[in-house]
This record gives sequence, structure tokens and C1' cells, in this order.
RNA sequence: CAGAGUAGAGUACUGUGCGUAAAGUGCCUGACGGACGGGGAGUUGCCAUCGGGACGAAAAGGGCUUGUCCCUUGCGGUGCAGUUCUCGCAUCCCGCUG
Repeated sequence: CAGAGUAGAGUACUGUGCGUAAAGUGCCUGACGGACGGGGAGUUGCCAUCGGGACGAAAAGGGCUUGUCCCUUGCGGUGCAGUUCUCGCAUCCCGCUG
């Protein structure tokens, strides 16, 4: 001098659920907690849980046992898991590889 590696985030696909009697997602906000390359420190950044607020979506067909029912096809910036690819230690010190 150059580089690798984390948590985590996102894309696509597959599987399996949830909702469609509107939860969830996304946005704003409060409280509490957690994690953040191998070691140490660690944010105004990240994640989770529980609240508050504003906004707001798509249903259609079929079945009989007629119901908080079931099936099919859809729909939802839908949950989880797996695979793929992309991004990625806020930052500081040390370490590792060349």
C1' cells in the first nucleotide's frame, strides 16, 4: 500500500403459512432491550419486543354439512424457511493475509 472475514439488509426463485370479516407491510413517534469482522471501544446508524398516531389494499368462482366452514384461481410494497446474487465491520485502535 492492497485485500479477506461479522451481525444484518436487499433482489430473484422454491416450499409452506397468514390475511382478504384487513391483520400484516410501508410511514411518523414513545418506552425497553439486543447485536454490530479475531480482540477492545462504539454512534445520531441497525435489529427485536411492547405501545401511540396518520394513511391504506381485490376479490371472483365452486361445494354442502349453511359456517368465525371447505376447495380453486387471484390479490397483499404479507410471515417463516431454503437456495442464489448484491451490499455490508458508521467510526477509532490493535490483529490477520499478500